[in-house]
RNA sequence: CGAGUCAGCUGGACAGUUGCUGCCAGAUACUCUUUGCCGGGCGGCUACCGCUCAGCGAGGAGACUGGGAGAGGAAAGUCCGGGCUCCAUAGAGCAUGGCGCCAGGUAAUGCCUGGGGGGUGUGAAUCCACGGAAAGUGCAACAGAAAAUAUACCGCCGGUUUAACGACCGGUAAGGGUGAAAUGGUGCGGUAAGAGCGCACCGCGCGACUGGUAACAGUUCGUGGCUAGGUAAACCCCGCCUGGAGCAAGGCCAAAUAGGAAUCCAUUAGUGUGGCUCGCACUGGAUUCGGGUAGGCUGCUGAAGGUUCGUGGUGACGCGAACCCUAGAUGAAUAACUGUCCACGACAGAACCCGGCUUAUAGGCUGACUCACACU
RNA sequence: GUCCCCGUGGCACAACUGGAUAGCGCGGCCCCCUCCUAAGGGGCAGGUUGCAGGUUCGAACCCUGCCGGGGACACCA
Numbered sequence: 001c002g003a004g005u006c007a008g009c010u011g012g013a014c015a016g017u018u019g020c021u022g023c024c025a026g027a028u029a030c031u032c033u034u035u036g037c038c039g040g041g042c043g044g045c046u047a048c049c050g051c052u053c054a055g056c057g058a059g060g061a062g063a064c065u066g067g068g069a070g071a072g073g074a075a076a077g078u079c080c081g082g083g084c085u086c087c088a089u090a091g092a093g094c095a096u097g098g099c100g101c102c103a104g105g106u107a108a109u110g111c112c113u114g115g116g117g118g119g120u121g122u123g124a125a126u127c128c129a130c131g132g133a134a135a136g137u138g139c140a141a142c143a144g145a146a147a148a149u150a151u152a153c154c155g156c157c158g159g160u161u162u163a164a165c166g167a168c169c170g171g172u173a174a175g176g177g178u179g180a181a182a183u184g185g186u187g188c189g190g191u192a193a194g195a196g197c198g199c200a201c202c203g204c205g206c207g208a209c210u211g212g213u214a215a216c217a218g219u220u221c222g223u224g225g226c227u228a229g230g231u232a233a234a235c236c237c238c239g240c241c242u243g244g245a246g247c248a249a250g251g252c253c254a255a256a257u258a259g260g261a262a263u264c265c266a267u268u269a270g271u272g273u274g275g276c277u278c279g280c281a282c283u284g285g286a287u288u289c290g291g292g293u294a295g296g297c298u299g300c301u302g303a304a305g306g307u308u309c310g311u312g313g314u315g316a317c318g319c320g321a322a323c324c325c326u327a328g329a330u331g332a333a334u335a336a337c338u339g340u341c342c343a344c345g346a347c348a349g350a351a352c353c354c355g356g357c358u359u360a361u362a363g364g365c366u367g368a369c370u371c372a373c374a375c376u
Numbered sequence: 377g378u379c380c381c382c383g384u385g386g387c388a389c390a391a392c393u394g395g396a397u398a399g400c401g402c403g404g405c406c407c408c409c410u411c412c413u414a415a416g417g418g419g420c421a422g423g424u425u426g427c428a429g430g431u432u433c434g435a436a437c438c439c440u441g442c443c444g445g446g447g448a449c450a451c452c453a
Base pairs, nucleotide, nucleotide: 002371003370004369005368006367007366008365009364010363012341013340014339015338016337017336018335020070021069023067024066025065026064030062031061032060033059034058035057036056037055039053040052041051042050043049044048072347076358077357079356080355081354082353083352084246085245086244087243091278092277093276094275097241098240099239100238101115102114103113104112105111116130117128118127119126120125131237132236136235137234138231139230153176154175155172156171157170158169159168160167161166184202185201186200187199188198189197203226204224205223206222207221208220209218210217211216250298251297252296253295260289261288262287263286264285265284269283270282271281272280291452292451293450305324306323307322308321309320310319311318312317342345377449378448379447380446381445382444383443386402387401389399395433404420405419406418407417408416426442427441428440429439430438
């Protein structure tokens, strides 16, 4: 200098004006409202109570003034996992569903980290639903002799027969052919021809030993002639996990009505409760039609929170200290306009909250590493 | 916001649970029949099975991720 791999950060900047949604403070002349005291008037069932009017004091809200805050790395898809809430304190068994090399991290996970094995790449690196096909069942169209209890179309070899071509019987699986896939590979021996039929080497299975927590590995030893092909994102088996619903959960207040009708089930029942059974609690329940209200408060944001430093660990992450407070709307705010500048601005908008994954994303910046070339 | 379902020519549907050229009706185009039209007869075109990956020898069908469309859900008695 060129090409590339991985990780991280950023996501127009500055100034002014005008708005919007929460929060805090001030002020309280104005409007509404709560409450206390005093007084007047009226009424009654007259040592008391009710209604109403005015004044004073205190508080709250609106409006006013000032201050400060105000979308994301994905707020998205709603695909996993949790918190929270209700159903029993979430219980037992079966079923269903999910996950699947090993170890660790975590609140938890199907996530992450490290390692093993396999694939790709010269390499940095990267990808993998990666348990079991010697428990059982199923499936494999067409082609082919045969698709898994194996088997023989051509070929090769032997025998019988024939003048010969050939035919028949038997052996064989080396060669050809079919197919996505055909029952270890190479060589030598062997044979009528052949074949793990025998042997050597390679491969494979099983056992032992060694290393490793383990997955697994080994130029180690023994053993088996090889039996045991593919498919489990087919059923299934093994191991582990798994109760259901969701903030329209749930709690409180207020308002209103026809507190209704029909059908079905019902105490060996039904409902809470969701696939089933048990268990627990309760005594009516389900569907449809009709009726009413379309309001407020809460849950609601301080959280498995963030930043920096130290420390343990290869790492994910853990522990400790200091500092910070950072949207909470509900027809739903977080914006509009003007000016200047540049590299001319992508995907995109919170709705109970977190941890992940996946998907979308213009441009810019930083670090580590690899390969090639050149120079020193 | 939460939960659920669906996607096959222009339209409505099928494909026997993975098996090879994805069928059928209506519609469209061309020809025949008729004096002309309709009806009738014959023929033809039209599909990335929503998209992209994966599993498998083989995918409309099985799995994963996206895209698009549709539906249900307030409270009281």